[in-house]
RNA sequence: CUUAUUCAGAGUGACGGAGAGUAAGGCUCUAUGAAGUCACGGCAACCCCAGUUAACGGAAGGUGCCAACCUGAGCGAGUAAUCGAACAAUAAG
Numbered sequence: 001c002u003u004a005u006u007c008a009g010a011g012u013g014a015c016g017g018a019g020a021g022u023a024a025g026g027c028u029c030u031a032u033g034a035a036g037u038c039a040c041g042g043c044a045a046c047c048c049c050a051g052u053u054a055a056c057g058g059a060a061g062g063u064g065c066c067a068a069c070c071u072g073a074g075c076g077a078g079u080a081a082u083c084g085a086a087c088a089a090u091a092a093g
Base pairs, nucleotide, nucleotide: 001093002092003091004090005089006088011040012039013038014037015036019029020028021027025071026069041066042065043064046062047061048058049057075084076083077082
């Protein structure tokens, strides 16, 4: 840079000791213990495996993830509700 998705799902313990949720702001989580690290566990199914290049299925391996809003300023359409793009994240190339 291109393509696809952004529905849903899944956490405990130890260390640590005040911040965290990408971005002003909102709102939220947090000493009933934030970030981070480690261990074990789990979710999903992009790559992958099987199959008829399908449907359906699987989860050994490579990634990813395991509070809730990609809320919201700004841009475009719209009277508005709202929608879209952009931005951001993940995967494959």